RNA sequence: UGGUUUGAUCCUGGCUCAGGAUGAACGCUAGCGGGAGGCUUAACACAUGCAAGUCGAGGGGUAACAUGAUGUAGCAAUACGUUGAUGACGACCGGCGCACGGGUGAGUAACGCGUAUGAACCUGCCCUGUACUGGGGGAUAGCCCGGAGAAAUUCGGAUUAAUACCCCAUAAUUAUAUUUGGAGGCAUCUUCAGAUAUUUAAAGCUUCGGCGGUACGGGAUGAGCAUGCGUGACAUUAGCUAGAUGGUAAGGUAACGGCUUACCAUGGCUACGAUGUCUAGGGGGUCUGAGAGGAUGGUCCCCCACACUGGUACUGAGACACGGACCAGACUCCUACGGGAGGCAGCAGAGAGGAAUAUUGGGCAAUGGACGCAAGCUGAACCAGCCAUCCCGCGUGAAGGAAGAAGGCGCUAUGGUCGUAAACUUCUUUUCCAGGGGAAGAAAACCCGCUACGUGUAUCUGUCUGAAGGUACCGUAAGAAUAAGCAUCGGCUAACUCCGUGCCAGCAGCCGCGGUAAUACGGAGGAUGCAGGCGUUAUCCGGAUUUAUUGGGUUUAAAGGGUGCGUAGGCGGGUUAAUAAGUCAGUGGUGAAAUCCUACAGCUUAACUGUAGAACUGCCAUUGAUACUGGAAGUCUUGAGUGUGGUUGAGGUAGGCGGAAUGUGUAGUGUAGCGGUGAAAUGCUUAGAUAUUACACAGAACACCGAUUGCGAAGGCAGCUUACUAUGCCAAUAUUGACGCUGAGGCACGAAAGCGUGGGGAGCGACAGGAUUAGAUACCCUGGUAGUCCACGCCGUAAACGAUGAUCACUCGUUGUUGGCAAUACACCGUCAGCGACUGAGCGAAAGCAUUAAGUGAUCCACCUGGGGAGUACGGUCGCAAGAUUGAAACUCAAAGGAAUUGACGGGGGCCCGCACAAGCGGAGGAACAUGUGGUUUAAUUCGAUGAUACGCGAGGAACCUUACCUGGGCUUAAAUGUAGAGUGCAUAAACGGGAAACUGUUUUUCCUUCGGGACUAUUUACAAGGUGCUGCAUGGUUGUCGUCAGCUCGUGCCGUGAGGUGUCGGGUUAAGUCCCAUAACGAGCGCAACCCCUAUCGUUAGUUGCUAGCAGGUCAAGCUGAGGACUCUAACGAGACUGCCGGUGUAAACCGAGAGGAAGGUGGGGAUGACGUCAAAUCAGCACGGCCCUUACGUCCAGGGCUACACACGUGUUACAAUGGCCGAUACAGAGGGCAGCUACCUGGUGACAGGAUGCGAAUCUCGAAAGUCGGUCUCAGUUCGGAUCGGAGUCUGCAACUCGACUCCGUGAAGGUGGAUUCGCUAGUAAUCGCGUAUCAGCAAUGACGCGGUGAAUACGUUCCCGGGCCUUGUACACACCGCCCGUCAAGCCAUGGAAGCUGGGGGUACCUGAAGUUUCGUAACCGAAGGGAGCGGCCUAGGGUAAAACUAGUAACUGGGGCUAAGUCGUAACAAGGUAGCCG
Repeated sequence: UGGUUUGAUCCUGGCUCAGGAUGAACGCUAGCGGGAGGCUUAACACAUGCAAGUCGAGGGGUAACAUGAUGUAGCAAUACGUUGAUGACGACCGGCGCACGGGUGAGUAACGCGUAUGAACCUGCCCUGUACUGGGGGAUAGCCCGGAGAAAUUCGGAUUAAUACCCCAUAAUUAUAUUUGGAGGCAUCUUCAGAUAUUUAAAGCUUCGGCGGUACGGGAUGAGCAUGCGUGACAUUAGCUAGAUGGUAAGGUAACGGCUUACCAUGGCUACGAUGUCUAGGGGGUCUGAGAGGAUGGUCCCCCACACUGGUACUGAGACACGGACCAGACUCCUACGGGAGGCAGCAGAGAGGAAUAUUGGGCAAUGGACGCAAGCUGAACCAGCCAUCCCGCGUGAAGGAAGAAGGCGCUAUGGUCGUAAACUUCUUUUCCAGGGGAAGAAAACCCGCUACGUGUAUCUGUCUGAAGGUACCGUAAGAAUAAGCAUCGGCUAACUCCGUGCCAGCAGCCGCGGUAAUACGGAGGAUGCAGGCGUUAUCCGGAUUUAUUGGGUUUAAAGGGUGCGUAGGCGGGUUAAUAAGUCAGUGGUGAAAUCCUACAGCUUAACUGUAGAACUGCCAUUGAUACUGGAAGUCUUGAGUGUGGUUGAGGUAGGCGGAAUGUGUAGUGUAGCGGUGAAAUGCUUAGAUAUUACACAGAACACCGAUUGCGAAGGCAGCUUACUAUGCCAAUAUUGACGCUGAGGCACGAAAGCGUGGGGAGCGACAGGAUUAGAUACCCUGGUAGUCCACGCCGUAAACGAUGAUCACUCGUUGUUGGCAAUACACCGUCAGCGACUGAGCGAAAGCAUUAAGUGAUCCACCUGGGGAGUACGGUCGCAAGAUUGAAACUCAAAGGAAUUGACGGGGGCCCGCACAAGCGGAGGAACAUGUGGUUUAAUUCGAUGAUACGCGAGGAACCUUACCUGGGCUUAAAUGUAGAGUGCAUAAACGGGAAACUGUUUUUCCUUCGGGACUAUUUACAAGGUGCUGCAUGGUUGUCGUCAGCUCGUGCCGUGAGGUGUCGGGUUAAGUCCCAUAACGAGCGCAACCCCUAUCGUUAGUUGCUAGCAGGUCAAGCUGAGGACUCUAACGAGACUGCCGGUGUAAACCGAGAGGAAGGUGGGGAUGACGUCAAAUCAGCACGGCCCUUACGUCCAGGGCUACACACGUGUUACAAUGGCCGAUACAGAGGGCAGCUACCUGGUGACAGGAUGCGAAUCUCGAAAGUCGGUCUCAGUUCGGAUCGGAGUCUGCAACUCGACUCCGUGAAGGUGGAUUCGCUAGUAAUCGCGUAUCAGCAAUGACGCGGUGAAUACGUUCCCGGGCCUUGUACACACCGCCCGUCAAGCCAUGGAAGCUGGGGGUACCUGAAGUUUCGUAACCGAAGGGAGCGGCCUAGGGUAAAACUAGUAACUGGGGCUAAGUCGUAACAAGGUAGCCG
């Protein structure tokens, strides 16, 4: 810079990615070379070999080897002896070295390291200077002899040498002591020149050149010591210290010093972090980073520490010593059991541990080191081996080559992609292989020779010397020949498709993928990235300004201490002159080398290496500057304080007084209830309550005034008054002279509740009872103990809030108010100090703050760093207790959070609408039946629809068919059709047989012909089938619903960081986002309305099949006929209605008026018309369609059955229960439709359904047809002359067929039912109600359904409180899958980490006591040695280690126990979010 909290936004904030790095490891893969690196773990235990020796030119010598000489044997070769004579040399004495080099990082938080200084020191080998090197002596190892022992080893005797040891001499500018003189200095003292006394040296070898040796100076080098500064974590470690701090004296040391001892004093360190615990070698550097920083300390260099663990000293120039010694301990090995040996953190190597780290290699050729004259030794070093561990370089070919081959993949079927890629042609040869040549590093030393001077040194010449290595390198030949993988492909993040799988298997760094179309899993093709590597894991820095010095914050996100006083500390007014600590500048020293950077150079290049420069931002010293800060001195008044005079106030403490209310007591009046609630009950009351009157008492709180008022540091403070006391403010000045601000620790104050002691107790009230409730440990009611009150003492916390620390300064305005001052006089202004409101700039994520800042600056303090765990645990402190304070971790999540936005929601608010309620009318729910559904049943009862928005729905018509279901029987390219090939003369058809049919068996049989063949066709092959099988959550189309509700949006502009807002809000109005006004909006679109259809009136045109007024004819009658267009009607075109007119109200829109006119009046009535969208709503079974599935079956044909079942439940209907009625008779009036496999007049028959004739009509012509109504009669309130179910009988019709399972007719039968519980439905006018008619489907019909048509024709609406649904505005929200939301706690289950805990087991450290090895010694010492000095031995002190004891700390484990976290669908409730249904929250 990205990803990730949200529906979206801005912010806060964490998590996470991309980068670089590594002593790495793991997975897959692997051609070569160069340069580097390689036990990070067990400082675990180690077999074997090597890693430190050397000197014979110090010595005695001669074990081994060689040479010579010589002896014996032998012909000889040769063998065996002798001989230190020679080269050499084991062991020994002696010298030097072994303290270097090499390894490791256990310990160490320290003068250990880094840096810079310093004085009280030593220093072998080396350089340099001065001087010397004389004489003597006694031993001892070895060798030889003897002894002990398994061995390691050791004892005794004899003999011997030295550059070993001792004595004497000489000697210094040595040391010590005493002392003289000069110089310096404040003094201790320093320095120069002397004197005296005492003490101490030496070694030889030799080739004769030298090499050594001794003493004393100087230098160089290397050590030791001291000091300033710097160099981890934890305060849940706050006090530590007896040699401790200092002094004196002595001792000791190379040297200073409590380093040690004695004595004296009582100091010393510590909040600027002592002490303790944990962790850790330090630095140069390395990685990262823009830097500041952070992390790190492997390889290389410097320093330190260590060498199995602990202690100790010896030797030495140097050690308290890696490959030395002694002791103790652990471990391992040998052993004859008596005793011994050992130390790879050297190089290799083996074991173990571990994710993990190499060869028991070569040679000293070079470099370096020890000894040596030299040759010689060296696991240092140089080389090689192993390992892609890292860095760097090279290659795996290059050019051409399109039929864009084959093949793979994919496909929308042309095509695309791998892909110029391959093949093929031409070319090259790095590399590999073969064979050939072949280095540099080498020059010294040594040896030989020459030259210079002077023997010896120096120069020069020559000779000799290479582990790596026949390596690097060079040239020759052949031939594309020998050489590519890994990871990824959802976003971040470059790269996409197919198949498989189906919340499985799996992936995953974060977000997240996977539940049948996965670019996210697995495979494939393709692509992308890097490439001899590529990925993963681990760790560090970065990104992270996410600890913020550079460079953050604290109203609400995490974060201001409850408030004040005040210590340390930090910061601090004006002015004067000096100082120079900070500060700044110059100069000098240092800052090792390597590394980094720059330049150049060497390997063919690079890595790598070399040379030079720069740098090393640091430290120290010195010189200078003096603005600022500091320290010191003086001065000033404005900060601060004090004084004077006023003034305000619920400021505080103590006392006194007051009235109202409440309660109680006494007395009176008075009688039956009171009280309380949503409603009640508990409670009180006839022993007299409540109510009321009077008196008395008690305690607590102080109405009105009273207020964004006042006072106080905060908590807090309210009747009146007195005393004491404190602050603030104002005015004018006087006085002190910076006395100030802040404030870690500390101290004080600190609401309520709570605790202790003693009082007090009216009201209220943790508790009890009554209710409510499913429950009710609550809300409501009745009572009521502690407490609330007072005094004294604790506690010390609150949402102790302005969620805003204190102080100072500065920065636009408007307005109200409190206190004071000043001024003035009816006008309001000024000033100081407070308390409020509004609004700018500025700030802020926004909300907001805004002179009372959250603005701009300064100083100081406090606090924060993701959520949870948790303000918890442990520890400490405080407290009587409750508890407070300080305050973690494991584990877990990818969020938690703030502000604002749009929605949705609310048992929030406002406005409005709707047959939503209300007012009415009629129903449903009860009965019977019809029909649909659920359920049940069944072989099957096919499937779908399921709150509203399924249930007389798909179905506008299931006896067969339909039909999808079941049972049984058949067929398999199939039931249909086509093409192509093969092929038959069958097939069709007919007859017969079987069969329920489908189907099947047998027999007979083709047609046309130009005779070539063709038509048709059984059969067969191939290709196309078929599926009402699944998925409506893959889809199209269609539909329902919100809803015919009035809404839904856009462009431009404006506002806002943004989501978004504005417009669309506001005031009116409307059926309406309809219109008007207003307006940072102006316009527009989809909706509304209108345009369309029907209907209501009229006109014009037209006049048949319709009509018939007038005229004529005619009939029993009839527009029946001529005729007519007047009327009705038909069907086309027009008119008409627009709030147009009038009155009123209003700015307008508009509304009101039974207004006028009009057929119709304010949308005239009805229909069609359904915005953006919602419900993953419905439909794969209407159709279409992706994918999946079946293929002798999930396809298809047939018969029968089923979809019609029936204990039951529900929905929708029909018929009723009757007199506004039933029945009988008579009689009137529609509209809209239908009709040829049809409607049928009319006639005949039948009680009737209907039948038999017959005519008209493909229809304004013929036909199908009204009922309620009206008139008259009858019935008379009953299970009826109501009601018609059910059942019996007889029929009619349709149809292949009415058994399951049709309708209708007639006769008979005559069930329930007397108006229907809770609840619920429809309807506001030609509506409800009621009456009939028609049509579709259809052979017929279960139609009481659906869709239409007309006839008759009401009642009611006060109104919007309530129920339901909806619209607009506003408000709250922890909701956004949007309240059918979210979400809390207990319990139950599993897993995880953790606290407590009787106890058990370790660990390190300290204390006390006991014991105590080796060892040092200035300690002591009668026996032994020595002539003596002295020594040995023994003892003492100290001490590693061991033991004992009591505590503390720390770790592990633990019966049991506590809470916590996590875990698709467990239990109980519903605490929070809306007024969350009792506002919530804090203590």
Small-subunit ribosomal RNA from an uncultured prokaryote, 1483 nucleotides, folded computationally. The coordinates come from a structure-prediction model, not an experiment, and the mean pLDDT is 82. It matches the Rfam family "Bacterial small subunit ribosomal RNA". Its family is annotated with structural constituent of ribosome and ribosome in the Gene Ontology. RNAcentral holds the sequence, with entries from ENA.